Predicted 3D model of an 86-nucleotide RNA (c-di-GMP-I riboswitch aptamer) from a Pirellulales bacterium. Of the family's consensus pairs, 95% are formed in the model.

[in-house]
């Protein structure tokens, strides 16, 4: 510097529930709390999922395709990053 991640050491984010706001919805913002994470930090022009609209099939609550939106704590991709045991 790269890789890697420990019964180290210093810290870090905050699921879920609820309470308020926002949004048709998925969901998102703020407090509360802590499931959990070594990037649970950042990026959405990959891919899955999930939502509003169309639109096809189809006995049917189904199933597929398109536009928009949402999710980075789902994956993969890109970038930054404390420490310094094996």
């Nucleotide at each position: 510097c790269u890789u890697c991640g420990a019964c180290a050491a210093a810290g870090g984010c905050a699921a879920a529930c609820c309470a308020g706001c926002c949004g048709a919805a998925a969901g998102g913002c703020u407090g509360c709390g802590a499931c959990g994470c070594a990037a649970a930090g950042c990026c959405u022009a990959g891919g899955a999922c999930c939502g509003u609209c169309g639109g096809g099939c189809a006995a049917a609550u189904g199933c597929c395709c398109g536009c928009c939106g949402g999710c980075a704590g789902c994956c993969g991709g890109g970038u930054u990053a404390c420490c310094g045991a094996a």